Molecule: Bacterial RNase P class A
Organism: Anaerolineales bacterium
RNA sequence: CAGGUUGGUUGGGCGGUCGCAAAGGGAAUCUCCCUUUGAGGAAAGUCCGCACUCCAUAGAGUAUGGUACCGGGUAACGCCCGGGGCGGAGUAAUCUGCCGGACAGGGCCACAGAAACAAACAGCCCAAGUGAGUUCCUGAACUCACCGGUGAUGGUGAAAAGGUAGUGUAAGAGACUACCGGCGCAGAUAGUAAUAUUUGCGGCCAGGCAACCCCUGCCAGGAGCAAGGCCAAGCAGGAAUGAUGAGGCUGCUCGUCUCGUUUGAAUUCCGGGUAGGCUGCUCGAGAGUUUGGGAAACCAACCUCCUAGAUAGAUGAUCGCCCAUGCCAUUAUUGGCUGGACAGAAUGCGGCUUAUAAACUGGCCUGAGGG
Numbered sequence: 001c002a003g004g005u006u007g008g009u010u011g012g013g014c015g016g017u018c019g020c021a022a023a024g025g026g027a028a029u030c031u032c033c034c035u036u037u038g039a040g041g042a043a044a045g046u047c048c049g050c051a052c053u054c055c056a057u058a059g060a061g062u063a064u065g066g067u068a069c070c071g072g073g074u075a076a077c078g079c080c081c082g083g084g085g086c087g088g089a090g091u092a093a094u095c096u097g098c099c100g101g102a103c104a105g106g107g108c109c110a111c112a113g114a115a116a117c118a119a120a121c122a123g124c125c126c127a128a129g130u131g132a133g134u135u136c137c138u139g140a141a142c143u144c145a146c147c148g149g150u151g152a153u154g155g156u157g158a159a160a161a162g163g164u165a166g167u168g169u170a171a172g173a174g175a176c177u178a179c180c181g182g183c184g185c186a187g188a189u190a191g192u193a194a195u196a197u198u199u200g201c202g203g204c205c206a207g208g209c210a211a212c213c214c215c216u217g218c219c220a221g222g223a224g225c226a227a228g229g230c231c232a233a234g235c236a237g238g239a240a241u242g243a244u245g246a247g248g249c250u251g252c253u254c255g256u257c258u259c260g261u262u263u264g265a266a267u268u269c270c271g272g273g274u275a276g277g278c279u280g281c282u283c284g285a286g287a288g289u290u291u292g293g294g295a296a297a298c299c300a301a302c303c304u305c306c307u308a309g310a311u312a313g314a315u316g317a318u319c320g321c322c323c324a325u326g327c328c329a330u331u332a333u334u335g336g337c338u339g340g341a342c343a344g345a346a347u348g349c350g351g352c353u354u355a356u357a358a359a360c361u362g363g364c365c366u367g368a369g370g371g
Stems, first nucleotide, its partner, number of pairs: 001367010012322007020038008040342001044353002047351005052224004059254004064220005069083005084099006100215002105213002107209003121154002123150003129146008162180006181205002183202008228279004237270005245259004286305003290301004323340001326337004
């Protein structure tokens, strides 16, 4: 210098004019004037986790749902940081998939194949048993068949019961032996752990799928700011059902609380009224500098700062100068035109995901050249 990879940050600036909302102040009126403040990194999707509120202080069991290597962080999480195992892409930096259980049980395994879990199609073998035949000639040998043995050989397949060599056998086979591989158990070393390395023992070697059900551990009570509280205004009741009953915000059982038991709780249906205000509401797991701890996520201390709260929803429009960007022209200097992405709060917070023109910047890798 070129290419790549991975983090972080910003996401136009200044000024004028007109306008919108809130708060404060003033005039002095039912409207004006002045000052200050007024969207984001995602305010988005509403996918997770919380705070807060009500239902009981949120209880027990079950169902249901979620989650799943290890350690740490956190208010919490399915998030973040670091690490481990088995893979995949790349020369590399780096990126990326998966991770409890298949001797609890059920189910499934396309096509092919005899067979997809304990299997005999071809092949091999007739040792035991039965029958027939032949030979020698009277109990043996041989041949064939049945019954049977066999996973060594062939074929099929993604997958057919560890691999190699030997012993063994009628033929074979972890049936047995040695070595190698796997699994399990016990131990040693390193590590907090997942795990890694290693020693001994056991022939234990009977596949895969849990993103099919299922089992195991852990987590989850429900509804949500239209939660909830207060005030004001307004209205008209009627019908049906109805009693060891109804309700307490997903199912079921229990438990518990409230109301009620014919002077009737509650539910359903029809009809009637309202469509206002205040609060919750924005000071909070808050933001920033510095210092300290930590490998990091993150945590702590000190100091400083206050930074939207609208309610059909304010935060806008336009002009001038400048800066990016893009296009055109130009030998260069430079000139002209263009004109900033995605998007927009609605109780708040922590994450994730998705959208995003352009710019700045840290680390690392590869290649080439120079000193």